[in-house]
Context: one part of a larger RNA
RNA sequence: GAUUGAACGCUGGCGGCAUGCCUUACACAUGCAAGUCGAACGGCAGCGGGGACUUCGGUCCGCCGGCGAGUGGCGAACGGGUGAGUAAAGUAUCGGAACGUACCUUUCAGUGGGGGAUAACGUAGCGAAAGUUACGCUAAUACCGCAUAUUCUGUGAGCAGGAAAGCAGGGGAUCGCAAGACCUUGCGCUGAUUGAGCGGCCGAUAUCAGAUUAGCUAGUUGGUGGGGUAAAGGCCUACCAAGGCGACGAUCUGUAGCGGGUCUGAGAGGAUGAUCCGCCACACUGGGACUGAGACACGGCCCAGACUCCUACGGGAGGCAGCAGUGGGGAAUAUUGGACAAUGGGGGCAACCCUGAUCCAGCAAUGCCGCGUGUGUGAAGAAGGCCUGCGGGUUGUAAAGCACUUUUAGCGAUGAGGAAGGGUGAGUGUCGAAUAGGCAUUCACUUUGACGUUAGUCGCAGAAAAAGCACCGGCUAACUCUGUGCCAGCAGCCGCGGUAAUACAGAGGGUGCAAGCGUUAAUC
Numbered sequence: 001g002a003u004u005g006a007a008c009g010c011u012g013g014c015g016g017c018a019u020g021c022c023u024u025a026c027a028c029a030u031g032c033a034a035g036u037c038g039a040a041c042g043g044c045a046g047c048g049g050g051g052a053c054u055u056c057g058g059u060c061c062g063c064c065g066g067c068g069a070g071u072g073g074c075g076a077a078c079g080g081g082u083g084a085g086u087a088a089a090g091u092a093u094c095g096g097a098a099c100g101u102a103c104c105u106u107u108c109a110g111u112g113g114g115g116g117a118u119a120a121c122g123u124a125g126c127g128a129a130a131g132u133u134a135c136g137c138u139a140a141u142a143c144c145g146c147a148u149a150u151u152c153u154g155u156g157a158g159c160a161g162g163a164a165a166g167c168a169g170g171g172g173a174u175c176g177c178a179a180g181a182c183c184u185u186g187c188g189c190u191g192a193u194u195g196a197g198c199g200g201c202c203g204a205u206a207u208c209a210g211a212u213u214a215g216c217u218a219g220u221u222g223g224u225g226g227g228g229u230a231a232a233g234g235c236c237u238a239c240c241a242a243g244g245c246g247a248c249g250a251u252c253u254g255u256a257g258c259g260g261g262u263c264u265g266a267g268a269g270g271a272u273g274a275u276c277c278g279c280c281a282c283a284c285u286g287g288g289a290c291u292g293a294g295a296c297a298c299g300g301c302c303c304a305g306a307c308u309c310c311u312a313c314g315g316g317a318g319g320c321a322g323c324a325g326u327g328g329g330g331a332a333u334a335u336u337g338g339a340c341a342a343u344g345g346g347g348g349c350a351a352c353c354c355u356g357a358u359c360c361a362g363c364a365a366u367g368c369c370g371c372g373u374g375u376g377u378g379a380a381g382a383a384g385g386c387c388u389g390c391g392g393g394u395u396g397u398a399a400a401g402c403a404c405u406u407u408u409a410g411c412g413a414u415g416a417g418g419a420a421g422g423g424u425g426a427g428u429g430u431c432g433a434a435u436a437g438g439c440a441u442u443c444a445c446u447u448u449g450a451c452g453u454u455a456g457u458c459g460c461a462g463a464a465a466a467a468g469c470a471c472c473g474g475c476u477a478a479c480u481c482u483g484u485g486c487c488a489g490c491a492g493c494c495g496c497g498g499u500a501a502u503a504c505a506g507a508g509g510g511u512g513c514a515a516g517c518g519u520u521a522a523u524c
Stems, first nucleotide, its partner, number of pairs: 001524004006520005013371006019364002021329001026327003030324003035074003040071002043067002047065003050061004081282003090207007099199003104195001107192005112146001114144002121136006152161003166187006174181002208254003215245003220242008257279004261272004284305005307318004335361001337360003343357001344355004374404004384395004408465001410460005418451001421447011468513005473494003479508005489496002
């Protein structure tokens, strides 16, 4: 000199953009953070409508809109947080072969025919609660056989094995008295397949310090057989061999998430890893598996432990390193805010619902950037202050006065863009037997904004509401007076102060930065 997730002191007008628990991976009250689908299903608690009955209090009917709880599907493995652990099972770069993949995409084939249950519900019971037991009833895109097998898997190439689910809208050309069959459109389902994207695994090289850590290793190193996995492999196991690593630092100890980057520097390098992006690890502590395409799962389960809470003492409940917020720790770090309007995600045919992701607002000069605190004129060089050699000098065009302007703040009005979509109607194209209907697209109308008193623009009034901080001995820009008298004090280094202190304290003046200025800490 540059820099900071800073803190402290004094001071403080506005705006934009960023950033904001670095310490106790300490403990957490409260609310919210993952749901959705009635176009899978049986139903119908509550709400609204309709109908029937009525003693006018109500009762009944799932009939309609819809829908609590339940069965079922998908999601919950993403998104969000933190950096404890980890020195290699991580990360970075470059390669590799023995793999998986729900949703999406390409192509092909199929979607036939049956069955038995079970929740909800009802009845009865236990329990303070959490919850739970028995009996009975019922449905499905839940579950289980049968058939079929283009492909697929196994194979001794003969063969063997393996699947499925329906739902919604519409039609009335065909059949039927009707329900419907049937046709059609869309969404599904099953077996394979292609691609994309994602993921698992392996290798090489690089990746902090200590030798006051020199030897380490028995599933250890390799082989064979077997098992296991989606998959290679001592990954596991039985047997056999006796190997494997190490001064090119094994092992041990300490420290640490890694990278893109960030800071500094001419560079080489040094330091660092907040915010943003990629990867990894973790989710009260330790262990375990289940479900699933995917987890050994932050807001799932089981066991053990510590802690907290409820209890009728028999037994139960919990996990903010999600967003806010509380206590504690600390020099120190924000609101128990708004909205799904946009972007994105989950579910759904869709409308839509959910989303503390996100977008916004609030707080903080924490940082960077921009603007303002007036402009011109004005010498009697006013008054006052300070200095003085008493003549004057300086503050100083500074003020006052005069003439203007109105950024920003204030008040009033106006007012984009962020809106793409959605709904209704009409047209066109396409599938279709079809003027139903579906899909695509065009037009018209209508509708969707948290921010928001938005940005911007116009008008009004009035210089009106807006400057401090540090320093002035040298380094280092800036000097005098008074007080003090090795005292009180200053100090980054040299050093000042013991009676004329430009170094202490105050004042006048000056210098430097400026809504900041200094100090402390830290890095180069």
About this RNA
The part of an RNA shown here (small-subunit ribosomal RNA, 5' domain) has 524 nucleotides and comes from an uncultured bacterium. The RNAcentral record of the full RNA draws on ENA.